[in-house]
Molecule: Bacterial RNase P class A
Organism: Paracoccaceae bacterium
């Protein structure tokens, strides 16, 4: 002083003029007038999870089918999402990435090359034999290839081979260490424990109802409680008797059980045709913000104080004006570092619509911490 990583703040500010939404006071209430307050860290993407509403089968229980997650612990209201860890891989390192259960249930694929790509193989090559042709033997060396049935070294051989040895890998076990995932010593095993893929079908395991502020609920108006066409049920009983009541039987959740609804000109399916496009509510006080205490490696939890900060509905949150400020340039003071002075300059990505908790993707100024690494001074 360079270069790199990771984490956090900010998204100009300050006045005056006007114009716009809400919301409180006040008042000649039908009009003003005062306060106050008004678009973000991503409002974006609709990619998870919630609240919240409705659902006659959103009923209980037991299955299937469909999706989703997938190492251990731990926070959440939850989660696929956060925090710590562990394990792989990348990168000298801070650090970053993970679609992280199972290949000894089953299936299936590994093109092309190549001899051979799963219970595989001899192209070159190496050894011995023969005059040669050939014949044995062999998988260290070479080559193909993303990957060649464990590496490196020695010994052995005729040349080789875990055929032996050490180590190193891999497998089994006892012991230790951690809640755990996983680590470690040390012991036997020469070890075809059959290589890879399950963002390949699959198998385990956990976890999941649908639809969604155009939910939903209220007022107010109107109209045609229209029309046609297929299909099905229509038994008993008992009353106060022409209607009511109850069973069966039918229909009704993907399946089934248990329990409930409908059901006597109703019910199911198609189709044609009327009427409503208006007011209100949902509508913003929240698993909400920020301070400071404790506990916890953290995420986060508890307590205490203090705060109210959009609610629009063809859709407000604008516009003009003036000082100003951060990086950047430029000039000058002095050759240069810092200063200082005067000129310029004023940047992205980009708008709220029922909220909230994440994640993923675009972004421009400017600042602040903490780590890695080179290099140089003291």
């Nucleotide at each position: 002083g360079c270069g790199g990583a990771u984490g956090g703040c900010u998204g100009g500010g300050c006045g005056g003029u006007u114009g716009c939404g809400c919301g409180a006071c006040a008042u000649u209430u039908u009009g003003u007038g005062u306060c106050g307050u008004g678009a973000g860290g991503a409002a974006a993407g609709u990619c998870c999870g919630g609240a919240c509403u409705c659902c006659a089968c959103c009923a209980g229980g037991a299955c299937a089918a469909c999706g989703g997650u997938g190492c251990c612990g731990g926070g959440u209201a939850a989660c696929g999402c956060c925090c710590g860890g562990c394990c792989a891989g990348g990168g000298u390192a801070a650090c970053c990435u993970g679609a992280g259960g199972g290949a000894a249930a089953g299936c299936g694929c590994c093109a092309c090359a190549g001899a051979g790509a799963u219970c595989a193989g001899a192209c070159c090559g190496c050894c011995u034999c023969u005059c040669a042709c050939g014949a044995g033997g062999u998988a260290a060396g070479g080559g193909u290839g993303a990957a060649a049935c464990g590496g490196u070294g020695g010994g052995g051989u005729a040349a080789g081979a875990g055929c032996c040895c050490a180590c190193c890998g891999c497998g089994u076990u006892u012991c230790c260490g951690g809640c755990a995932a996983c680590g470690g010593c040390a012991a036997c095993g020469g070890c075809a424990a059959c290589g890879g893929c399950a963002a390949g079908c699959c198998c385990c395991a956990c976890c999941g109802g649908g639809a969604g502020c155009a939910a939903u609920g209220c007022c107010a108006a109107a109209u045609a409680g229209g029309g046609a066409u297929c299909g099905u049920g229509a038994u008993c009983g008992g009353c106060u008797g022409u209607g009511c009541c109850g069973a069966a039987a039918g229909c009704u959740c993907g399946u089934c059980c248990u329990g409930g609804g409908c059901c006597a000109a109703g019910u199911g399916a198609u189709c044609c045709g009327g009427g409503u496009u208006g007011g209100c509510a949902g509508c913003a006080u929240g698993a909400c913000c920020g301070g400071c205490a404790u506990g916890g490696u953290a995420a986060c939890a508890u307590g205490u104080c203090g705060g109210c900060a959009a609610g629009a509905u063809g859709a407000a949150u604008g516009a003009c004006c003036g000082c100003u400020g951060a990086a950047g340039g430029g000039c000058a003071g002095u050759u240069c570092a810092c200063c200082u002075g005067c000129c310029u300059g004023g940047g992205a990505c980009a708008g709220a619509a029922u909220c909230c908790g994440g994640c993923u993707u675009a972004c421009g100024u400017g600042c602040c911490a903490u780590c890695c690494g080179c290099a140089c001074a003291a």